[in-house]
RNA sequence: GGGCGGGUGGCUUAGCCAGGUUAGAGCGCCACGCUGAUAACGUGGAUGUCGAGAGUUCAAAUCUCUUCCCGCCCACCA
Numbered sequence: 001g002g003g004c005g006g007g008u009g010g011c012u013u014a015g016c017c018a019g020g021u022u023a024g025a026g027c028g029c030c031a032c033g034c035u036g037a038u039a040a041c042g043u044g045g046a047u048g049u050c051g052a053g054a055g056u057u058c059a060a061a062u063c064u065c066u067u068c069c070c071g072c073c074c075a076c077c078a
């Protein structure tokens, strides 16, 4: 340098191909209930604006372009 895959709450991750309801889930966290107490269980709550920027569109996590980071493969070089 070329190709491919990935980046979404604190962590892990679905959704992207085929745009459309308030972006979901598990774990974790907080409060309350339960208990003598803890755990477990139950109820409720907080946490994202989808790596970044731009474009297309009535509408973008999803399509297009640029760019950053991580991983794998190939090529090149001393």
Base pairs, nucleotide, nucleotide: 001074002073003072004071005070006069007068010027011026012025013024020058029045030044031043032042033041051067052066053065054064055063
The RNA shown here (transfer RNA) has 78 nucleotides and comes from a Candidatus Aenigmatarchaeota archaeon. The prediction has a mean pLDDT of 80. Rfam family: tRNA. The sequence is in RNAcentral, with records from ENA.